[in-house]
RNA sequence: UCAGAGGGCUGGAUCGUCGCGGGUGCCGCAAGGUAUCCGAGGAAAGUCCGGGCUUCAUGGAAUAACGGUAGCGGAUAACAUCCGCCGGGGGCGACCCCAGGGACCAGGGCAACAGAGAGCAAACCGCCUCUCAUCUUCGGGUGAGGGGUAAGGGUGAAAGGGUGCGGUAAGAGCGCACCGCGUCGGUGGUAACAUCGAUGGCACGGCAACCCCUACCGGAAGCAAGACCAAAUAGGGACCACACGAUGAUGGGAAACUAUCAUCAGCCGAUUCCACGGCGCGGGUCCGGGUUGGUUGCUUGAGCGUAUGAGCGAUCAUGCGCCUAGAGGAAUGACGGUUCUCGACAGAACCCGGCUUACAGGCCCUCUGACUUU
RNA sequence: CGGAGCAUAGCUCAGCCUGGUAGAGCGCUACGUUCGGGACGUAGAGGCCGGAGGUUCGAAUCCUCUUGCUCCGA
Numbered sequence: 001u002c003a004g005a006g007g008g009c010u011g012g013a014u015c016g017u018c019g020c021g022g023g024u025g026c027c028g029c030a031a032g033g034u035a036u037c038c039g040a041g042g043a044a045a046g047u048c049c050g051g052g053c054u055u056c057a058u059g060g061a062a063u064a065a066c067g068g069u070a071g072c073g074g075a076u077a078a079c080a081u082c083c084g085c086c087g088g089g090g091g092c093g094a095c096c097c098c099a100g101g102g103a104c105c106a107g108g109g110c111a112a113c114a115g116a117g118a119g120c121a122a123a124c125c126g127c128c129u130c131u132c133a134u135c136u137u138c139g140g141g142u143g144a145g146g147g148g149u150a151a152g153g154g155u156g157a158a159a160g161g162g163u164g165c166g167g168u169a170a171g172a173g174c175g176c177a178c179c180g181c182g183u184c185g186g187u188g189g190u191a192a193c194a195u196c197g198a199u200g201g202c203a204c205g206g207c208a209a210c211c212c213c214u215a216c217c218g219g220a221a222g223c224a225a226g227a228c229c230a231a232a233u234a235g236g237g238a239c240c241a242c243a244c245g246a247u248g249a250u251g252g253g254a255a256a257c258u259a260u261c262a263u264c265a266g267c268c269g270a271u272u273c274c275a276c277g278g279c280g281c282g283g284g285u286c287c288g289g290g291u292u293g294g295u296u297g298c299u300u301g302a303g304c305g306u307a308u309g310a311g312c313g314a315u316c317a318u319g320c321g322c323c324u325a326g327a328g329g330a331a332u333g334a335c336g337g338u339u340c341u342c343g344a345c346a347g348a349a350c351c352c353g354g355c356u357u358a359c360a361g362g363c364c365c366u367c368u369g370a371c372u373u374u
Numbered sequence: 375c376g377g378a379g380c381a382u383a384g385c386u387c388a389g390c391c392u393g394g395u396a397g398a399g400c401g402c403u404a405c406g407u408u409c410g411g412g413a414c415g416u417a418g419a420g421g422c423c424g425g426a427g428g429u430u431c432g433a434a435u436c437c438u439c440u441u442g443c444u445c446c447g448a
Stems, first nucleotide, its partner, number of pairs: 001370010012339007020039008041345001045356002048354005053222004058275006066218005071085005086100001087098004101213002107211002109207002124153002126149010161179006180202001181200008226296005236287005245264008266279003303322008340343001375447007384400004394431001402418005424440005
């Protein structure tokens, strides 16, 4: 200098005038006025995960269904996130990518077309051999049949270990060496796993983002959740008691009353069980009540900045400092001036931790490869 | 703001769960029939399944992201 890899920051600046949402102070009976302060993002987005919060009748136990996660160890409130490591793949390298449990725990299923054969494999061509027939230039050729053979051809995404040597009629883990695979043992590591040795002799192929199995996790719904207040049609609502009660039928009795019988349902987070309850039918007592509007939930929080310490790191601990939108048809804008490299994606709506997706340009740090010069 | 679903031929839909040659009706084209048209009959054309990536030998179908549309909730 060129080409790359990883990470972080930023996302026009500034002045004036007018305006918009909110907080606080002052003035005002009030309406309002006035002063001052604050006022979008790294993704506010998609709503894909995880939590807080709230309601669903409360607590406990069990089970099934459904859904999710998937190497190991750690971080965390939790996670499918993050960190470190392992294994596999890619790159000369910095470095990047992986839904990465199980097909030998058990079982079911699938593999179209092509192909001879596709799931305790298969003989189409070819190769070898035997028998018979036939031809012959006596080397052999041709045809039919039997047997052996998975080394070669061909089909396919996939043809039941790979390479080499030996071996054989031709072949073949048939034998051997190395690699791969399985089993057993030793060593190192918390572990995933790595490595060494022995041994088996190919038997054990693919798909679990098909069902399924194993281990672990999850109750459901969501701020239009929910709570309170005011004024207000009808339906209704609240409270009390609940098997020593209530209602009805039949019989007895002049009556009061009494005996028997029947009914008083059922429902409550998926199911079952236990405990304790609630609603509700019927009975008694009492009086209130749609929809709409207002208030609240609402922003001080697993918060932000900084310093020190622990840790490889994610992160954690301690000290100090800071307060930084909170609307409810929904604010953050308009105009003008100066200036530059002329400005991307995009707008909070209960909150937080992540992931994913969109994004013009600019700045910084670390590292790799190639070339040149000293 | 929250929660569901859909996208396949010109139109309306099936196929997706359980992966293997993409179908139906209407419409369109040609021919026949008719004096001509309609109806009818016969034959045919027309699609890369909204877009991108992944799993798989193989994806309309399974998974992820994304675009557009529809519905529901006070």
Molecule: RNase P RNA; transfer RNA
Organism: Micavibrio sp. UBA6145